[in-house]
RNA sequence: CCGAAUGUAACGGGAGAGUCUGAUUUAAUUCAGCGCCGAAGGAGCAACUACCCAGGAAACUCUCAGGCAAAAGGACCGUUACUUUAAU
Numbered sequence: 001c002c003g004a005a006u007g008u009a010a011c012g013g014g015a016g017a018g019u020c021u022g023a024u025u026u027a028a029u030u031c032a033g034c035g036c037c038g039a040a041g042g043a044g045c046a047a048c049u050a051c052c053c054a055g056g057a058a059a060c061u062c063u064c065a066g067g068c069a070a071a072a073g074g075a076c077c078g079u080u081a082c083u084u085u086a087a088u
Base pairs, nucleotide, nucleotide: 007082008081009080010079011078012077013076018034020033021032022031023030035068036067037066041064042062043061044060048055049054
């Protein structure tokens, strides 16, 4: 000098499952009840490492939380910009 990965921001794409029932109520919320979803978050574990009661991954599993018309949110992906910097 070039500049991967990581991080931040903006824009775009982005699934699943009851516009469930009753009371209140414009609706949403609140309360009670049953049924579901997994891709915010959270938790659990294999191989392996270590012998210690341990460490150790997910888009797998659980469903605490969240969600089940629209809206909002949304893991992840793409583009751009910025920060930072490995190898060369």